[in-house]
RNA sequence: AAAUUUGAUUGCCAAACUUGGUGUGAACUAAGGACGGAAAGUUACAGGUCUUACAUUGUAAGGUGGCUGGACUACAUCA
Numbered sequence: 001a002a003a004u005u006u007g008a009u010u011g012c013c014a015a016a017c018u019u020g021g022u023g024u025g026a027a028c029u030a031a032g033g034a035c036g037g038a039a040a041g042u043u044a045c046a047g048g049u050c051u052u053a054c055a056u057u058g059u060a061a062g063g064u065g066g067c068u069g070g071a072c073u074a075c076a077u078c079a
């Protein structure tokens, strides 16, 4: 110096819910609010799951990254 794990420290994000807005919908977004999170940062590639349409047990389009895995990036310089 790098990598991994853990404790501290500085900070970071923000579930449910409420209000406004968008969408047929799943849901998203802004503000409030904190259940939690060491990647709860990014990414829809794979699986799962949810929505819509057409079908007749599938196809297409869309959502979910805080469902799982993968990929990319990253703070803590004290122990």
Base pairs, nucleotide, nucleotide: 006079007078012037013036017032018031019030020029021028022027035066041072042071043070045069046068047067048064049063050062051061052060053059054058